RNA sequence: CUGCACUAGGUGGGGAGCUAGCGGUGCCCUGAACUUGCAAUCCGCUAUAGCAAGGCUGAAUAGAUUGAUUGAGGCAAUUUCUGUUUAUCGGAAUGAGCAAUUGAUGUAGCGUUGAAAUUAAGGUCUUAAACAUUAUUUUGCUGUGAACCAUGUCAGGCCCUGACGGGAGCAUCAUUAAGCAGAUUAAAAUAAGUGAUUUAAGGAAGCUUUAAUGGAGCUAUUAUCAGUUGUGGCUCGUUAAACAAAAUUAUCGAAGCAAUCUGUGCAG
Repeated sequence: CUGCACUAGGUGGGGAGCUAGCGGUGCCCUGAACUUGCAAUCCGCUAUAGCAAGGCUGAAUAGAUUGAUUGAGGCAAUUUCUGUUUAUCGGAAUGAGCAAUUGAUGUAGCGUUGAAAUUAAGGUCUUAAACAUUAUUUUGCUGUGAACCAUGUCAGGCCCUGACGGGAGCAUCAUUAAGCAGAUUAAAAUAAGUGAUUUAAGGAAGCUUUAAUGGAGCUAUUAUCAGUUGUGGCUCGUUAAACAAAAUUAUCGAAGCAAUCUGUGCAG
């Protein structure tokens, strides 16, 4: 060095989480990498830290160790004049809009057939009274109205008496009480969803009518511009929280890369 047979090893690794800790199942990254059974109300173990069973491969292209300013991805912290959402406060918020208001310039209308303004007297308004109106009630008016227990008259009949005579009294008729009904406005009382009525007193402002003075302005659901004030929501800004993003720092770190290390027996 070659051939045959074998052995250690390999047959994936990592992150967060879970756990006293380790590994696994599940999640994520890497990327290609045997099979079966077990397992989140978990499973198996104990610093040589999955267990059990069966295969394949096998001393290097496949095992082991180390290294690098290689570095996927995860985790932690910090920062941000980054973004989103929610809440908070702000009109001392040069915003849009809206509301109120002022001015200027227009427009339209009214005005010398007399604007604004001022004055006077009325009206509107308040209180009280009168009259009227309407409603209700009462009185009065008309009609009706009692088997007996209302009145008058009381035929017949009844009672008393020796007789004369006397007594009570139904029906009829007449009258009337309570009650019922009606008409009317005659009277009175009470009240007012009552009045182009009358009288008296009061009367701040406004509006309005008339009259006088006055002698040119006045008015607006109006347009534009400018100013002032306010403003729920929007927008803008303040503050806070959550989430996301980016950056920095620390940490773990796969795959890949580089270097190094590692057997046994037999035969030639």

The RNA shown here (Bacterial large signal recognition particle RNA) has 268 nucleotides. The coordinates come from a structure-prediction model, not an experiment, and the mean pLDDT is 75.